[in-house]
Context: one part of a larger RNA
RNA sequence: GAUUGAACGCUGGCGGCAUGGCUAAAACAUGCAAGUCGAGGGAGAUCCUACUUCGGUAGGUGAACCGGCGAAAGGGCGAGUAAUGCGUACCUAACGUACCUCCAGGCGAGGGAUAGCUCAGGGAAACCUGUGGUAAUACCUCAUAACCCCGUAAAGCUGUAUGGUUUCGCGGGCAAAGGCUUGCCACCUGGAGAUCGGGGUACGUCCUAUCAGCUUGUUGGUGAGGUAACGGCUCACCAAGGCGAAGACGGGUAGCGGGUGUGAGAGCAUGACCCGCCGCAUCGGGACUGAGACACUGCCCGGACUCCUACGGGAGGCUGCAGUAACGAAUAUUCCGCAAUGCGCGAAAGCGUGACGGAGCAAUGCCGCGUGUGGGAUGAAGCAUCUAGGUGUGUAAACCACUGUCAGGUUUUAGGAAGUUCUGACCAGAACCAAAGGAAGAGCCGGCUAACUCUGUGCCAGCAGCCGCGGUAAUACAGAGGGCUCAAGCGUUAAUC
Numbered sequence: 001g002a003u004u005g006a007a008c009g010c011u012g013g014c015g016g017c018a019u020g021g022c023u024a025a026a027a028c029a030u031g032c033a034a035g036u037c038g039a040g041g042g043a044g045a046u047c048c049u050a051c052u053u054c055g056g057u058a059g060g061u062g063a064a065c066c067g068g069c070g071a072a073a074g075g076g077c078g079a080g081u082a083a084u085g086c087g088u089a090c091c092u093a094a095c096g097u098a099c100c101u102c103c104a105g106g107c108g109a110g111g112g113a114u115a116g117c118u119c120a121g122g123g124a125a126a127c128c129u130g131u132g133g134u135a136a137u138a139c140c141u142c143a144u145a146a147c148c149c150c151g152u153a154a155a156g157c158u159g160u161a162u163g164g165u166u167u168c169g170c171g172g173g174c175a176a177a178g179g180c181u182u183g184c185c186a187c188c189u190g191g192a193g194a195u196c197g198g199g200g201u202a203c204g205u206c207c208u209a210u211c212a213g214c215u216u217g218u219u220g221g222u223g224a225g226g227u228a229a230c231g232g233c234u235c236a237c238c239a240a241g242g243c244g245a246a247g248a249c250g251g252g253u254a255g256c257g258g259g260u261g262u263g264a265g266a267g268c269a270u271g272a273c274c275c276g277c278c279g280c281a282u283c284g285g286g287a288c289u290g291a292g293a294c295a296c297u298g299c300c301c302g303g304a305c306u307c308c309u310a311c312g313g314g315a316g317g318c319u320g321c322a323g324u325a326a327c328g329a330a331u332a333u334u335c336c337g338c339a340a341u342g343c344g345c346g347a348a349a350g351c352g353u354g355a356c357g358g359a360g361c362a363a364u365g366c367c368g369c370g371u372g373u374g375g376g377a378u379g380a381a382g383c384a385u386c387u388a389g390g391u392g393u394g395u396a397a398a399c400c401a402c403u404g405u406c407a408g409g410u411u412u413u414a415g416g417a418a419g420u421u422c423u424g425a426c427c428a429g430a431a432c433c434a435a436a437g438g439a440a441g442a443g444c445c446g447g448c449u450a451a452c453u454c455u456g457u458g459c460c461a462g463c464a465g466c467c468g469c470g471g472u473a474a475u476a477c478a479g480a481g482g483g484c485u486c487a488a489g490c491g492u493u494a495a496u497c
Stems, first nucleotide, its partner, number of pairs: 001497004006493005013369006019362002021327001027324002030322003035069003040066002047060005076280003085205008095197002100193007108142004117132001119130004148173005154167005178185003206252003213243003218240008255277004259270004282303005305316004333359001335358003341355001342353004372402004382393004406438001408433006415427002441486005446467003452481005462469002
């Protein structure tokens, strides 16, 4: 000098765009953050309106339940992790992929349950048990079927090994669901694509040798199991290997990258916001469902903690958005809206969405604007100073004339709306009114370093980044006048280069 997710002191007019718990991955009251489909199914709780002979009747609303898809995305955080991670380049002849697109073919027959519901019962509650009966795109059986799967025989082409691929024969096996507004949407099988993933290899990736040896599923083989898939991934048996001074093993620290800061560069430091990858979801473990999870707002078990209880037993998980308390130098509203963009469901209308779009708070940062403009000398007063004449503040003020940025008020509607119409939470545009009004401070003035005098103090009180000032003439302390530098900021502290 530059920079910061900054904090503190003094001060503070407006706008735009950003940013805002860096500390306790410590604990959380309350509300919301994942639903949707009646064009899959039966059933109709509740409430409203009209009529009523007070018994009900008609119309509307549509809870809960079964079923489908979604809930593995989106959102948060950085604890752990020094390599099961990340980055770059490749490989997969060792793999998967719901929804979407294209191509080919198909959708026949039957059956038994079960929730809701009814009735009965248990429990303080959470909830649970039994009886009866019911539907489906829920479940099951049979059929049909291949270029699909399994086994097996033959031939061709080809490769970097296990092999890959094409044609053809035989045997065995596997499927489906309907709906409505009647031409659409679903459903099943196979192939291809797209997308997203799983796995592998090489190289790179902090400090420490006051860590020198480490390892028994360890290293390899055979066989089996398991997986979508290779593999000690797991198991049985066999062998005795494997890694290491080019640093194994141990200890410490740490998410990684694109980037960011600084620097002429090399480098050094760093990883807030935004994007990609990884990991985590009170702590530890486990599987289930599913195309996909070992699953933040799913399940089970154990631990700690909190809450309810009729003491028998139950409930919970903000490292989602707000918010609370705590910690701390320190970090915001328990706001508005689905209008836009996107996502889920739906044929659609639409519904949901603390993603997102906005508003609020904070000079936290960057950028822009303003706090007037022109004239005005008897150079007013005040203050300071003086050689007592004067000089400085100073055209500064007063005063006169003007302008209308911003803030304020009134009226109105381009645009953000894509899409003929309709649709704006919020922002924004235009015209007019009034009126200089509502808007300047902070640090510094011995040298470095731009800016000087007076008074007070007297090695005291104090200043200080370094050198150093102060002991009676202090441009260095304190006050004042004056000046200098920045300016809605200015300084200090901390940190990096």
The prediction has a mean pLDDT of 85. The part of an RNA shown here (small-subunit ribosomal RNA, 5' domain) has 497 nucleotides and comes from an uncultured Planctomycetota bacterium. Rfam family: Bacterial small subunit ribosomal RNA. Its family is annotated with ribosome and structural constituent of ribosome in the Gene Ontology.